Predicted 3D model of a 103-nucleotide RNA (TPP riboswitch aptamer (THI element)) from Azospirillum halopraeferens DSM 3675. It matches the Rfam family "TPP riboswitch aptamer (THI element)". From the family's description: Vitamin B(1) in its active form thiamin pyrophosphate (TPP) is an essential coenzyme that is synthesised by coupling of pyrimidine and thiazole moieties in bacteria. The previously detected thiamin-regulatory element, thi box was extended, resulting in a new, highly conserved RNA secondary structure, the THI element, which is widely distributed in eubacteria and also occurs in some archaea. It was read from a public genome assembly, where an Rfam model found it. Lineage of the source: Bacteria > Pseudomonadati > Pseudomonadota > Azospirillaceae > Azospirillum halopraeferens.

RNA sequence: CCCGAACGGCUGGGGUGCCCGAUCCUUUGACGGGGCGGGCUGAGAAACACCCAUCGAACCUGAUCUGGGUCAUGCCAGCGAAGGGAGCCGGGCGAGGGCGGGG
Numbered sequence: 001c002c003c004g005a006a007c008g009g010c011u012g013g014g015g016u017g018c019c020c021g022a023u024c025c026u027u028u029g030a031c032g033g034g035g036c037g038g039g040c041u042g043a044g045a046a047a048c049a050c051c052c053a054u055c056g057a058a059c060c061u062g063a064u065c066u067g068g069g070u071c072a073u074g075c076c077a078g079c080g081a082a083g084g085g086a087g088c089c090g091g092g093c094g095a096g097g098g099c100g101g102g103g
Stems, first nucleotide, its partner, number of pairs: 002096001003094001007090004011053004016047001017040005023034003059084003065078004
């Protein structure tokens, strides 16, 4: 001098489903729609939150997919060493690598 873990800053990326209840709207009538309350899974199911940012399974696509289970649902598993996917700066762990100097 190079590489570089943790960590920090800024910036950016992402998802928000399922079931039940009363209620309101539309309607001949809700099997449609709205917000509200409760329940399920989850980090998160609209939060100044949560998760993720290339060593990228955050998330999207395939997918109105396949198998299992559930009141029901990406609920679980497969698919998946498939494809796509949002980055810079600071920082410097290290018995790391390279070069040079001295003994």